c-di-GMP-I riboswitch aptamer from a Desulfuromonadales bacterium, 80 nucleotides, folded computationally. It was read from a public genome assembly, where an Rfam model found it. Its Rfam family is "c-di-GMP-I riboswitch aptamer". Rfam's curators write: GEMM was predicted in a large-scale screen for bacterial structured RNA regulatory elements. The organism belongs to Desulfuromonadales, within Bacteria. Its mean pLDDT, the model's own confidence on a scale to 100, is 85.
């Protein structure tokens, strides 16, 4: 020094919930707030889940979630 790992510190991010905007809608933006997070950093819908239209039905369009699982690229700290 790398890797697996995750005790401690420092920063860091910020679910739920309220108020505002924006969407038909899932949900998104901003402000406040912490339940949690070593990648809850970036990238990306393969899986799953959701929505919304359509189909008699198998289905089919068009969407939403990256804090659901997987995958890539980078990355703080170092105790056992």
């Nucleotide at each position: 020094u790398u890797c697996c790992c995750g005790a401690a510190a420092u920063g860091c991010c910020a679910a739920a919930c309220c108020u505002u905007c924006c969407g038909u809608g899932a949900g998104g933006g901003a402000g406040g707030g912490a339940c949690g997070g070593a990648a809850a950093g970036c990238c990306g819908a393969g899986g799953a889940u959701c929505u919304u239209c359509u189909g008699c039905a198998g289905g089919g369009a068009a969407g939403a979630u990256g804090g659901c699982c997987g995958g890539g690229c980078c990355g703080c700290c170092g105790a056992a």